Annotation
Predicted 3D model of a 166-nucleotide RNA (Lysine riboswitch aptamer). Of the family's consensus pairs, 100% are formed in the model. Rfam family: Lysine riboswitch aptamer. Gene Ontology term of the family: lysine biosynthetic process.
RNA sequence: CAAAACGAUAGAGGCGCAUUGCACGAUCAGUACCGCACCGAAAUGGCUCCCAAGGCCGUGCGGGAAAGGCGUCAGUGCCGAAGUGAAUACGGUGGAAGGUAUUUGCUGGCAGUUCGGAGAACAUCCGCCCUGCUGUCGCAUACGUUUGCGGAGAGCUAUCACAUAC
Numbered sequence: 001c002a003a004a005a006c007g008a009u010a011g012a013g014g015c016g017c018a019u020u021g022c023a024c025g026a027u028c029a030g031u032a033c034c035g036c037a038c039c040g041a042a043a044u045g046g047c048u049c050c051c052a053a054g055g056c057c058g059u060g061c062g063g064g065a066a067a068g069g070c071g072u073c074a075g076u077g078c079c080g081a082a083g084u085g086a087a088u089a090c091g092g093u094g095g096a097a098g099g100u101a102u103u104u105g106c107u108g109g110c111a112g113u114u115c116g117g118a119g120a121a122c123a124u125c126c127g128c129c130c131u132g133c134u135g136u137c138g139c140a141u142a143c144g145u146u147u148g149c150g151g152a153g154a155g156c157u158a159u160c161a162c163a164u165a166c
Base pairs, nucleotide, nucleotide: 007160008159009158010157011156014079016078017077018076019075020074021073023072024071025070033063034062035061036060037059038058082107083106084105085104086103087102088101089100090099108134109133110132111131112130115127116126117125118124136151137150138149139148140147
């Protein structure tokens, strides 16, 4: 002069992620549904209800939603934030799906296109491929400082400890 592994703490990426709301708005939708009139005439099975005092379907007129999903705003928790596949269990159901928990795999983040799925939808969300941008590390290159290739978040940066040590 001086490690490393393991560990702890604190941070960074950016149209960053998720979530909440008696908030606002568009869409849902002139849909479902209700009333009146007309048409026309009684249904596959089980339960309830309605129905020749006219059911169902349809047409016209009048009235006319909501939920999920989305955007804005205001908050909250955060940086495997989160999303997603599989398995198991719970729950639910006629059977499912959605939901919750655990384990495990994949994805650094964002945007866009095709395709596939969900969805009322051309909104939006999810997944694979591809393209681009961006952050980080490694290798090489350049040298008033760029460029190329590659890897993955169990990463990266900083500090502490291990360490008055080897």